[in-house]
């Protein structure tokens, strides 16, 4: 310094905005409430890679979904699914930077959700670290 084992901490961001009005509340054709979902605007960007810094290049994890293991729970292993970018300029080198114009975001709940609540005080992809043990 590498490699292996154990272990510990760490590991997701985002509408205090204007309109509209399904619906509700009322005897009411008074009058009030009512969308972070609708319209416009605003905001947000895991984790490792890639000549040089990525939501939108390669991969990876999470969301769902299925099959096997286990008597059955927990729990594990495989597999499925799995969004979205492009022009111009700089440079040896950038789909990654710098102008500039675009796109995209698992499921349940709710007035139809990337930003509210929920599963989740969870899980993971991984970072950084300690201790042992080999080279």
């Nucleotide at each position: 310094g590498c490699u292996g084992a154990u272990c510990u901490u760490c590991g997701g961001g985002g509408c205090a905005u204007g309109g509209u009005g399904a619906c509700c509340c009322g005897a009411a054709c008074a009058g009030g409430g009512a969308a972070u979902u609708c319209c416009a605007g605003a905001c947000c960007g895991g984790c490792g890679g890639u000549a040089a810094a990525a939501g939108u290049c390669c991969g990876c994890g999470a969301c769902u979904c299925u099959g096997c293991c286990c008597g059955a729970c927990a729990g594990g292993c495989a597999g499925a699914c799995u969004g979205a970018a492009c022009c111009g300029g700089u440079g040896c080198a950038a789909c990654u930077c710098c102008g500039g114009u675009a796109c995209c975001g698992a499921c349940g709940g709710u007035a139809u959700a990337g930003u509210c609540c929920g599963g989740a005080u969870g899980a993971u992809a991984g970072a950084a670290g300690a201790u042992c043990a080999g080279c």
Source information
Predicted 3D model of a 135-nucleotide RNA (FMN riboswitch aptamer (RFN element)) from a Calditrichota bacterium. Its mean pLDDT, the model's own confidence on a scale to 100, is 84. Of the family's consensus pairs, 100% are formed in the model. It matches the Rfam family "FMN riboswitch aptamer (RFN element)". Rfam describes the family as follows. The RFN element is a highly conserved domain that is found frequently in the 5'-untranslated regions of prokaryotic mRNAs that encode for flavin mononucleotide (FMN) biosynthesis and transport proteins.